[in-house]
RNA sequence: UGGUAGAGGCGCGGUUUUCAAGAGUAUCACACCAUUCCGGCAGGGCUCCGGGUGUGAAAAAGGGAACGCCGCCGAAGGACUUUUUCCUGCCCUAAGGGAUCUGUCCUGGGCCGUCACAGAAUAUGUGUCGGACUGUCACGAAUGAAGUGGAGCGCUACCAU
Numbered sequence: 001u002g003g004u005a006g007a008g009g010c011g012c013g014g015u016u017u018u019c020a021a022g023a024g025u026a027u028c029a030c031a032c033c034a035u036u037c038c039g040g041c042a043g044g045g046c047u048c049c050g051g052g053u054g055u056g057a058a059a060a061a062g063g064g065a066a067c068g069c070c071g072c073c074g075a076a077g078g079a080c081u082u083u084u085u086c087c088u089g090c091c092c093u094a095a096g097g098g099a100u101c102u103g104u105c106c107u108g109g110g111c112c113g114u115c116a117c118a119g120a121a122u123a124u125g126u127g128u129c130g131g132a133c134u135g136u137c138a139c140g141a142a143u144g145a146a147g148u149g150g151a152g153c154g155c156u157a158c159c160a161u
Stems, first nucleotide, its partner, number of pairs: 001160006009073001011072005017066003027057007038050003042093005076107005084099005108134002111131003115127004136150004
């Protein structure tokens, strides 16, 4: 220098099934009332759509939990950027959100907490900051201990040069 195999632990990601919640909500049917004014994120146009009460019927998605299965240890997550595409009544401009592709950068890991965003949500996810814990290497009177510091493009073992 290159290759192979490993370790961290409530370890990471994906997925089938079941369950809770979403929700007696959206929506549909019927009856009555209301309505030309206004509204459907911004601007323009439009042949689209719409409110309330009662009765009956009645979901789904994203997200979550459990068992199992699959792939793994930059597992994976995030920010910006690039390509293509979908949604927000329709068209154009603009804006927002999802998926996909390219490149650069950040984060060792899980847990707890403040704040912010997303979300129906007090669940959960993501991010900043903080806390103790934990793995790894270096320093440390030694191969111990306390302690300090660094980062996974790292660390350990083996093989080859």
The RNA shown here (Lysine riboswitch aptamer) has 161 nucleotides and comes from a mouse gut metagenome.
Its mean pLDDT, the model's own confidence on a scale to 100, is 80.
Rfam family: Lysine riboswitch aptamer. About the family: Riboswitches are metabolite binding domains within certain messenger RNAs that serve as precision sensors for their corresponding targets.